[in-house]
């Protein structure tokens, strides 16, 4: 050198977080790399830092150290964006209000704007007409008796002549009822290019007369220390996030280089 057995040693790592400090277990990133049991109001340890009990591997490609790559995790900073809170600002924007004939649109010698006069329109009040309704009126219907007239039969008085009441029919009429134009008369009203008289006048309408050329703030424009329990921008505080940047910290897989056993046998 080579071969048999055995130890030490491994049998995934790592980040944040709990932790006096270490490890688990639970989350996370990596990656395949054993079993039981114990364990988040937490289990077991104590600076060589999980415990307890097996399996399998085992001197090296695989175990240690160190450099070096770098997934990822976390932290301060800067800078962006998003919510949340508080503050103060109406003399940073917006909003609403005022004013301003710059421009639009409209209107004006068919006389605009403005001036005056008297009116409608609105209310009372008093009349008129219409419209409905009811009354008179006119013509018809209409009363077994308790309406008028005539009253057949029949009754009743008289010797007789004749006289009386008097029902039904008929005819008029009351009550009531139908129908109908006109006059007339009475009630009524969301009716009226109606009339008088008076009140009212923020507005609208339309007239007559005076002026003679612009009037209009409806839209945009300007102008506002004139207002808005402040929407936005402003300022601080927090908190979220960024295939952003910077600093620094841990650091898996991977590479590089060095290290590191015992015993026997050839």
């Nucleotide at each position: 050198c080579c071969g048999u057995g055995c130890u030490a040693g491994g049998u995934g790592g790592g980040g944040a977080g709990c932790u006096a400090g270490c490890g688990g277990u639970g989350c996370c990133c990596u990656g395949u790399a054993c079993c039981c049991g114990c364990a988040a109001u937490c289990c077991g340890c104590u600076c060589c830092a999980g415990c307890g009990g097996g399996g399998c591997u085992g001197a090296a490609u695989c175990c240690c150290u160190g450099c070096c790559c770098g997934a990822g995790g976390g932290u301060c900073c800067g800078c962006g964006u998003c919510c949340g809170g508080a503050g103060g600002u109406c003399a940073g924007c917006g909003c609403c209000g005022a004013g301003u004939a710059c421009g639009g649109a409209g209107u004006g010698u068919u006389g605009a704007c403005g001036g005056u006069c008297a009116g409608g329109u609105c209310c009372c009040g008093c009349g008129c007409a219409a419209c409905g309704c009811c009354a008179c009126c006119u013509c018809g219907c209409g009363a077994a008796c308790c309406g008028c007239g005539u009253c057949a039969g029949g009754u009743c008085c008289g010797g007789g002549a004749g006289g009386a009441a008097g029902c039904a029919g008929c005819g008029c009429u009351a009550a009531g009822u139908g129908a109908g134009c006109a006059c007339u008369g009475g009630c009524g009203u969301g009716u009226g290019c109606c009339g008088c008289g008076g009140g009212g006048g923020u507005g609208c309408c339309g007239g007559g007369c005076c002026c003679g050329a612009g009037c209009c703030a409806c839209c945009g424009g300007c102008u506002u220390u004139g207002g808005c329990c402040a929407g936005c921008g402003c300022u601080c505080c927090g908190g979220g996030u960024g295939c952003c940047g910077g600093g620094g910290u841990c650091g898996a897989c991977g590479g590089c280089a060095g290290g590191u056993g015992c015993a026997c046998g050839g």
Bacterial large signal recognition particle RNA from an Actinomycetota bacterium, 266 nucleotides, folded computationally.
It matches the Rfam family "Bacterial large signal recognition particle RNA". It is annotated as a non-coding RNA gene. Its family is annotated with SRP-dependent cotranslational protein targeting to membrane, signal sequence recognition and signal recognition particle, plasma membrane targeting in the Gene Ontology.
A source record names the gene ffs.
Its mean pLDDT, the model's own confidence on a scale to 100, is 76.